[in-house]
RNA sequence: GGGACGGUAGCUCAAUGGGAGAGCACAUGACUGAAGAUCAUGGUGUUGUGGGUUCGAUUCCCACUCGUCCCA
Numbered sequence: 001g002g003g004a005c006g007g008u009a010g011c012u013c014a015a016u017g018g019g020a021g022a023g024c025a026c027a028u029g030a031c032u033g034a035a036g037a038u039c040a041u042g043g044u045g046u047u048g049u050g051g052g053u054u055c056g057a058u059u060c061c062c063a064c065u066c067g068u069c070c071c072a
Stems, first nucleotide, its partner, number of pairs: 001071007010024004018055001026042005048064005
């Protein structure tokens, strides 16, 4: 330099163009002498950045950026 895949909650990951979610973690309460376990409640987010298509974009298109891998 060229190519492929990926970037979504604190972490690991879903989401067929129409309400952004799960598990773990975390906070509060119940329980306990206390803690753990368990139960109840709470999503905590500019979906990497910018632009385009569309009535509507995590999803489609373009550029850029970051990471992993392959080729040179």

Description
The RNA shown here (transfer RNA) has 72 nucleotides and comes from a Candidatus Pacearchaeota archaeon. The prediction has a mean pLDDT of 83. It was read from a public genome assembly. NCBI's taxonomy places the organism under Archaea, Nanobdellati, Candidatus Pacearchaeota. Its Rfam family is "tRNA". Rfam classes the family as a transfer RNA. Its family is annotated with triplet codon-amino acid adaptor activity in the Gene Ontology.